The RNA shown here (small-subunit ribosomal RNA) has 1484 nucleotides and comes from an uncultured prokaryote.
[in-house]
RNA sequence: CAUGACGCUGGCGGCAGGCCUAACACAUGCAAGUCGAACGGUAACGGGAAGAAGCUUGCUUCUUUGCUAGACGAGUGGCGGACGGGUGAGUAAUACUUAGGAACAUGCCUUUGGGUGGGGGGUAACUAUUGGAAACGAUAGCUAAUACCGCAUAAUGUCUACGUACCAAAGGGGGCUUUUAUUAGCUCUCGCCGAGUAACCUAAGCGAGAUUAGCUUGUUGGUGAGGUAAAGGCUCACCAAGGCGACGAUCUCUAGCUGUUCUGAGAGGAAGAUCAGCCACACUGGGACUGAGACACGGCCCAGACUCCUACGGGAGGCAGCAGUGGGGAAUAUUGCACAAUGGGCGAAAGCCUGAUGCAGCCAUGCCGCGUGUGUGAAGAAGGCUCUAGGGUUGUAAAGCACUUUCAGUGGGGAGGAAAGGGUAGUAAGUAAUAUUUGCUACCUGUGACGUUACCCACAGAAGAAGCACCGGCUAACUCCGUGCCAGCAGCCGCGGUAAUACGGAGGGUGCAAGCGUUAAUCGGAAUUACUGGGCGUAAAGCGCGCGUAGGCGGUUAUUUAAGCUAGAUGUGAAAGCCCUGGGCUCAACCUGGGAACUGCAUUUAGAACUGGAUGGCUAGAGUACAGCAGAGGAGUGUGGAAUUUCAGGUGUAGCGGUGAAAUGCGUAGAUAUCUGAAGGAACAUCAGUGGCGAAGGCGACCUCCUGGACUGAUACUGACGCUGAGGUGCGAAAGCGUGGGGAGCAAACAGGAUUAGAUACCCUGGUAGUCCACGCCGUAAACGAUGUCAACUAACUGUUGGGCGCCUCCGGAUCUGUUUUUCAAGCUAACGCAUUAAGUAGACCCCUGGGGAGUACGGCCCCAGGUUAAACUCAAUGAAUUGACGGGGGCCCGCACGAGCGGUGGAGCAUGUGGUUUAAUUCGAUGCAACGCGAAGAACCUUACCAAUCCUUGACAUCCAGAUCGCGGUUACCGGAGACGGUUUCCUUCAGUUCGGCGAAUCUAGUGACAGGUGCUGCACGGCUGUCGUCAGCUCGUGUUGUGAAAUGUUGGGUUAAGUCCCGCAACGAGCGCAACCCCUAUUGAUAGUUACCAUCAUUAAGUUGGGUACUCUAUUGAGACUGCCGCUGACAAGGCGGAGGAAGGUGGGGACGACGUCAAGUCAUCAUGGCCCUUAUGACCAGGGCUACACACGUGCUACAAUGGAUAUUACAGAGGGCUGCAAAACCGCGAGGUGGAGCGAAACUCAGAAAGGUAUUCUUAGUCCGGAUUGCAGUCUGCAACUCGACUGCAUGAAGUCGGAAUCGCUAGUAAUCGCGAAUCAGAAUGUCGCGGUGAAUACGUUCCCGGGUCUUGUACACACCGCCCGUCACACCAUGGGAGUGGGUUGCUCCAGAAGUAGAUAGCUUAACCUUAGGGAGGGCGUUUACCACGGAGUGAUUUUCAUGGACUGGGGUGAAGUCGUAACAAGGUAGCCGUGGGA
Repeated sequence: CAUGACGCUGGCGGCAGGCCUAACACAUGCAAGUCGAACGGUAACGGGAAGAAGCUUGCUUCUUUGCUAGACGAGUGGCGGACGGGUGAGUAAUACUUAGGAACAUGCCUUUGGGUGGGGGGUAACUAUUGGAAACGAUAGCUAAUACCGCAUAAUGUCUACGUACCAAAGGGGGCUUUUAUUAGCUCUCGCCGAGUAACCUAAGCGAGAUUAGCUUGUUGGUGAGGUAAAGGCUCACCAAGGCGACGAUCUCUAGCUGUUCUGAGAGGAAGAUCAGCCACACUGGGACUGAGACACGGCCCAGACUCCUACGGGAGGCAGCAGUGGGGAAUAUUGCACAAUGGGCGAAAGCCUGAUGCAGCCAUGCCGCGUGUGUGAAGAAGGCUCUAGGGUUGUAAAGCACUUUCAGUGGGGAGGAAAGGGUAGUAAGUAAUAUUUGCUACCUGUGACGUUACCCACAGAAGAAGCACCGGCUAACUCCGUGCCAGCAGCCGCGGUAAUACGGAGGGUGCAAGCGUUAAUCGGAAUUACUGGGCGUAAAGCGCGCGUAGGCGGUUAUUUAAGCUAGAUGUGAAAGCCCUGGGCUCAACCUGGGAACUGCAUUUAGAACUGGAUGGCUAGAGUACAGCAGAGGAGUGUGGAAUUUCAGGUGUAGCGGUGAAAUGCGUAGAUAUCUGAAGGAACAUCAGUGGCGAAGGCGACCUCCUGGACUGAUACUGACGCUGAGGUGCGAAAGCGUGGGGAGCAAACAGGAUUAGAUACCCUGGUAGUCCACGCCGUAAACGAUGUCAACUAACUGUUGGGCGCCUCCGGAUCUGUUUUUCAAGCUAACGCAUUAAGUAGACCCCUGGGGAGUACGGCCCCAGGUUAAACUCAAUGAAUUGACGGGGGCCCGCACGAGCGGUGGAGCAUGUGGUUUAAUUCGAUGCAACGCGAAGAACCUUACCAAUCCUUGACAUCCAGAUCGCGGUUACCGGAGACGGUUUCCUUCAGUUCGGCGAAUCUAGUGACAGGUGCUGCACGGCUGUCGUCAGCUCGUGUUGUGAAAUGUUGGGUUAAGUCCCGCAACGAGCGCAACCCCUAUUGAUAGUUACCAUCAUUAAGUUGGGUACUCUAUUGAGACUGCCGCUGACAAGGCGGAGGAAGGUGGGGACGACGUCAAGUCAUCAUGGCCCUUAUGACCAGGGCUACACACGUGCUACAAUGGAUAUUACAGAGGGCUGCAAAACCGCGAGGUGGAGCGAAACUCAGAAAGGUAUUCUUAGUCCGGAUUGCAGUCUGCAACUCGACUGCAUGAAGUCGGAAUCGCUAGUAAUCGCGAAUCAGAAUGUCGCGGUGAAUACGUUCCCGGGUCUUGUACACACCGCCCGUCACACCAUGGGAGUGGGUUGCUCCAGAAGUAGAUAGCUUAACCUUAGGGAGGGCGUUUACCACGGAGUGAUUUUCAUGGACUGGGGUGAAGUCGUAACAAGGUAGCCGUGGGA
């Protein structure tokens, strides 16, 4: 944009449109008739006349009569039924379109010239007889014509032998009775001009397929004849052998063509409804007749199928005319009115006919127009929705008030479409004249289907009139509820797994609007077939490479030509449409006038630059001759040495060989090793080189013979001889095939050994084809520079190789030319990159072009191999580059990462946590590192969240409402109960404030609802907090610059550092968060200050006890000190590093706090907070008991040990940091002890916990399951607490288990560290082997960075980006889908060969028959019927194509595609763990 349909909805009008499917079948009605002015006539209806009857005496009825300037059934005759109307089946050209042409016909019409005379014989109707059911006939007889037939006449006609010869007709109607005479119109007839129509011919244009490549015998041409309206193989006879085709014949499929329509900027692409032109068709096939015209939609004949009638003998029919019916379908209307208008047929005309046409009906199918009210109206009503609870929104919207009345409704009025026709009168033409007739004028009369028309007026009343789709982005428009990967949506991306703007509903909004949305199709966007206007190194795409045919393209110059080309003119390009501009419907759609345009074709006149043609020159392209020159160029023959292997012999002895490690294998029958000799085959080390040669494949020892090409130099010659190249033809690695040789090494297949979960592999030991030669095939490779060939032009540098040079200083350089490699300017490119050997610039030619399926199927080519080459179905593939991540890639660096060490864990017993199991419950959470002595700094009750039981329901806790203070609360005691709780009871008796009011507060009660409450769910809705990478050195930004861009640069590089720390360099310059520093503790020290601290000097005591003192220690406040500052060496004159001095401390002195951007949907809804959801006599609250403490087992973290570096006993030293009033508690006494009694002192530099232990000294034990070890158990106790049964800690006596240093594996630690020793604290009534702190004693080792782990950085590869816990391949199994093969089968189409032959036409004709003419009257000419021949439809037979096409293919079978979770492996992507890939052979 156009069209039909579907869903929802629907007020009016105008203008258009309306079977796209079954060219399927059709009931019924209508769609082609007309003429009496051609004819005989009179069946019906009028009129008249005559007669008769009835009577009402002028009416009715009956009979007769074609009498009829009324009319007309049937018939003869004429014209028309070839137009109009329908449809698009067929047709790829006998079509159509455009432009031309010549050999033609033409009714009616028109121009013009003539004629229209005179005769004849029949036949319908009709009558009679008769057949048949009908349709329809048969026989006999009568009759007419504008029906039929002669005759006359005959040219501007036809024919011609140029003398001639020949050819027609029809009358009818009207007028006037006047004249010499009939005249006029119509008709008929012979010619001619024209118009229009019909037929024919030519050229160009007008679909697809080459998996259709050859087609053709009347075929191509000629001569002659026939035939036609006419040219022509149109037909026939003869002759010749042609004709068409890669510029696509033939065959197959599809299709009516055009003006135009839709789209598009255009070029194009798609379509061919309505309207208009042409064609074809009319149930299917064939055929002719008639006619001016047909091979005829509503004609005929025949055949066939179907339907109908039938008396069964026989007949009838053709809606692709208008309506209508059935059917088909997603789908398409009334069995309407009228000839009033326009047009058509007939007619002289009136007129008749006309489903053409004009109108109406139905349908929102389209286009256009109008309406469904207008103004005012804030209390911003109610209701709805939402909400942060305030509000917001619906919304001036409604209501209310005031107006208006289009359209629809009712009533009334009322154009135009009407022009004709008829009558009268006048005038003109016409005629000799009148008349008929014709034109014009005037008057009268008179025709409307639509139609209740358009339009106008009046009336009443806002009255009767709004929906549809959408609201995640594209794309204008957002919220709530429901649902919970369900239901569903979806044009693409995608949405939905409990907070969905995407599903469904609602509110609101957006868009369009009597429509809106969906679906199907076309063009556009798509430069995505690229003429305008694309490409081919890597995305799809250069044939493996030459030679060469057709074709395409082609150097320079002169003359000529005019095909291409340019310009002008003429004709044509129908109308409508599009466009411009006027006009008419109120506007518009619509209609209409004019113009422009129709880019085309043809003819003609000019031009001559360019291309082409013709002719003649030239030498720069191309080629030839001559002289050189390099080379693994090719083919053949011969020769050589090294090495491997084998054989023979010698020496010699136990191994050899092989691998990651082994084994198979070889070897005492003598191997390997070594020496000598021989045989045989294959390949040619070094030279050797981004060196050479060749078109490519490819070519490598040496000599020789034959041979191709390149290059250089200088002259001569030819004179465009050239380039490319569809088909064609030749060459063409390896593998492979055939025949015959050969066979050393290597080596598919195969065998064995290993490896492995497996190992039909990688590795090893063997080993056959093959590899080699000759001849013949094959014709493929990642045949690659992934880059076709040719020639021209366009900056440079460096090398390589061949040749030349009358150049020059003579190492060599410069220069010319050919070859080859690298780096690069401009330019190009998506980028990578290419860059005089182009992927640059322009040219010529050839070729190619869109993921998978698939280079597959089928077909044909074809010896295998190979080449050519689809579709169904299905999907988003691909290139280059970027940032990351990753690698069984690389470089550099770091870390208790490894190594070097020390001590552990893993084994035992116990403690503790977890899993699992169990249980009524074993509450919940944490789960690799980064859960597991974790939350929990402490579960007997409580805690407690869990379980079973009891019990409460506005609640244990908060606010509000009402009431009370006689209450409430505390307290005493009792009863029931497990207790909560329930019942009874003694005693006591509220007040912050105050305005003095029971105002208010506080407390309580009962009720009612608002609500409380929830350790219920969601950490994947969140806040906050935390862990982890990681105290790793990183993470970013602004501006600038580079790049099409993602991005890069900075941040990389050279050094250096613990550090992106610092320095240098640099298209970067700066900045931020991190690092470091600033903070705290500690190590040294100064100043200040000395009580509860300290004590050197003086005095004193048992004792810093006291006096005294503040020097020291210490305490606690404030300072100093360390900065690579100094020196040397080194480093780049740097940063820095190494060493040294001084110093308490030396290179961040040692610790701590401090944790960048981010990652892990990491952890926590059970700390807290919180959205949403859920529970509400319970998932809330109270309570007693139980459980969290269970126990075949497994794991983590610890403690104690296994002993002599030790245990036991005795004795004896030295800390630090903490805690203490619900507290720490001394002395003293009691107890074996835990502890008890006691209560001085201390809110603590004072008192106390509090004896530090390892250590030292001494004795004993002497290597044992012990004088080790202490589990377990028994008994007796202590303490805390309401209460130690489940389930506490401790003490004493007794008991005395495992365990003798721990497998695989694994952890911590680099100095005051590990190890070891004790002390304290938090929590806490009590209950640490845990945790957090404190000090004492106090090591070993670090060569170093190969490896393991983690991290940083640079680089590389990538098919990964959820980022290697990635991606991904194939078989098998299952489901679905399309498809190939398949013994075939059944249709359609078609070729060939035959049979057959209706109707018809043409020919023949001896049978039958015959009005017109001729006749000598006998016949003849001519005709008809019949018969027959030729052609031919239907039909039949055989055979082929059987991919020409369809269906089916039912057994079975091949591969392919798709599918969230199947099986087996792991082939590819990283060096993918054997680099990958290509061709070929073999195997599974």
Source information: Its Rfam family is "Bacterial small subunit ribosomal RNA". The RNAcentral record of the sequence draws on ENA.